Predicted 3D model of a 114-nucleotide RNA (SAM riboswitch aptamer (S box leader)) from Pedobacter cryotolerans.

RNA sequence: UGCUUAUUAAGAAAGACGGAGGGACUAGACCCAACGAAGUCUUAGCAACCUGUGCCAACAAGGUGCUAAUUUCUAAUCCAGUCCCGAUUUAUCGGGAGCGAGAGAAGAUAAGUU
Numbered sequence: 001u002g003c004u005u006a007u008u009a010a011g012a013a014a015g016a017c018g019g020a021g022g023g024a025c026u027a028g029a030c031c032c033a034a035c036g037a038a039g040u041c042u043u044a045g046c047a048a049c050c051u052g053u054g055c056c057a058a059c060a061a062g063g064u065g066c067u068a069a070u071u072u073c074u075a076a077u078c079c080a081g082u083c084c085c086g087a088u089u090u091a092u093c094g095g096g097a098g099c100g101a102g103a104g105a106a107g108a109u110a111a112g113u114u
Stems, first nucleotide, its partner, number of pairs: 002113007013043005021032003026075004044067003049063002051060003071106001077103002079100001081099001082097007
């Protein structure tokens, strides 16, 4: 770097240095920020993927990760359900709409692999 699998609506901030941006990328929107952004360090915390103990339930917290807002929101495409129209064999079929905490894509994290 690529691939596979899982998760992605929960949870958890202070200080020091720093000095103008940040919220992944593109577009739009909306936010955060000199009452101090990004980044680095320290401490604290969250969580439980790997790990350890255990028959399980569970517990612990060594390796990662994370600690504004759903991955801030919307945006390819698809349509199980929903709604509308039509047909008929009356519970099915066909067409359409585009609602959704849906699928999917992209991103992030973990574990494995290359």

The sequence was found by an Rfam model in a public genome assembly.
The source organism's lineage runs through Bacteria, Sphingobacteriia, Sphingobacteriales, Sphingobacteriaceae and Pedobacter.